[in-house]
RNA sequence: GAAGCAGGCCGGACGGUCGCUGUCGCGCUCGUCGCGGCAGAGGAAAGUCGGGACUCCACAGGGCAGCGUAGCGGGUAACGCCCGUCCGCCGCGAGGCGCGGAUCAGAGGAACAGUGACGAACCGGUUCAGUCCGGGUGAAACGGCCAAUCUCUACGCGGAGCAACACCAAAUAGGCAGACGACGAAGCGGCCCGCCGAGUCUGCGGGUAGGUGGCUGGAGCGCCGCGGCAACGCGGCGUCGAGAGGAAUGACCGUCAUACCUCGCAAGGGGCGUAACAGAAUCCCGCUUACAGGCUUGCUUCACAC
Numbered sequence: 001g002a003a004g005c006a007g008g009c010c011g012g013a014c015g016g017u018c019g020c021u022g023u024c025g026c027g028c029u030c031g032u033c034g035c036g037g038c039a040g041a042g043g044a045a046a047g048u049c050g051g052g053a054c055u056c057c058a059c060a061g062g063g064c065a066g067c068g069u070a071g072c073g074g075g076u077a078a079c080g081c082c083c084g085u086c087c088g089c090c091g092c093g094a095g096g097c098g099c100g101g102a103u104c105a106g107a108g109g110a111a112c113a114g115u116g117a118c119g120a121a122c123c124g125g126u127u128c129a130g131u132c133c134g135g136g137u138g139a140a141a142c143g144g145c146c147a148a149u150c151u152c153u154a155c156g157c158g159g160a161g162c163a164a165c166a167c168c169a170a171a172u173a174g175g176c177a178g179a180c181g182a183c184g185a186a187g188c189g190g191c192c193c194g195c196c197g198a199g200u201c202u203g204c205g206g207g208u209a210g211g212u213g214g215c216u217g218g219a220g221c222g223c224c225g226c227g228g229c230a231a232c233g234c235g236g237c238g239u240c241g242a243g244a245g246g247a248a249u250g251a252c253c254g255u256c257a258u259a260c261c262u263c264g265c266a267a268g269g270g271g272c273g274u275a276a277c278a279g280a281a282u283c284c285c286g287c288u289u290a291c292a293g294g295c296u297u298g299c300u301u302c303a304c305a306c
Stems, first nucleotide, its partner, number of pairs: 001302010012256007020040008042277001046288002049286005054161004061193004066157005071085005086100001087098004101152002106150002108146002122135004165213004175204006187195001220239008258275001260271004
């Protein structure tokens, strides 16, 4: 200097004017009105692939079926995730990937060649006997391969989901008909047993679709110390980063910064100006996918020079 591998971060900033949402304070003509302070989309908010928190069924047991995982050890609230390590494969390497338990419990599958790919059969010799030894073909010939084919083993798994659910107000028709039900309805994803103990289902018809909560302070984040190879854990200090409700953070102006274009030897000048992927909807932890450009840490290989 070039090419790579594994991580971290940014992906605009400042000021002004008008406008929007939340919260706090003050005022007032007390209406969600005026003024002011503070805060206001992400690293993936995406996909809905996993795991939970939370809510309800509900007082909620056992089994079968079904589903998921699969070396060993650890982490975590938990996981199919993460860390370490063994083995296997790829790479010169830093590293990356993993379809990683079981083939004497049983099934099933494998092109072409070949007689034949699990009891069969061609050629030569041999034998009572494809009984034994060879030959051709083929990766493989009375033997192997495949379980990310079914299966077996071990371990694990209730269901539904914030449109969960709770409360308030209002309105109507506690309507009509039928079926089942203490010989036990409904209930518990499917089935059985068990539990429980009174309504359940179908059709027609009628009323309502309003408001409040859930709704954001957490398995939270940052720094330091200790323990640990690490993931991470413990302790201390500090901090408070949206809560809409058909869905808020927008528009304009000026200056600056990087990239880009142009002039210039350079210094510098001018132009452009969200320029990538992309917008929360109960929340969190992962995985996967998308991402213009830029900064940075450690490591590997090659070439050259000293």
Overview
Bacterial RNase P class A from a Burkholderiales bacterium, 306 nucleotides, folded computationally. Its mean pLDDT, the model's own confidence on a scale to 100, is 78. Its Rfam family is "Bacterial RNase P class A". Rfam classes the family as a ribozyme. Rfam's curators write: Ribonuclease P (RNase P) is a ubiquitous endoribonuclease, found in archaea, bacteria and eukarya as well as chloroplasts and mitochondria. The source organism's lineage runs through Bacteria, Pseudomonadati, Pseudomonadota, Betaproteobacteria and Burkholderiales.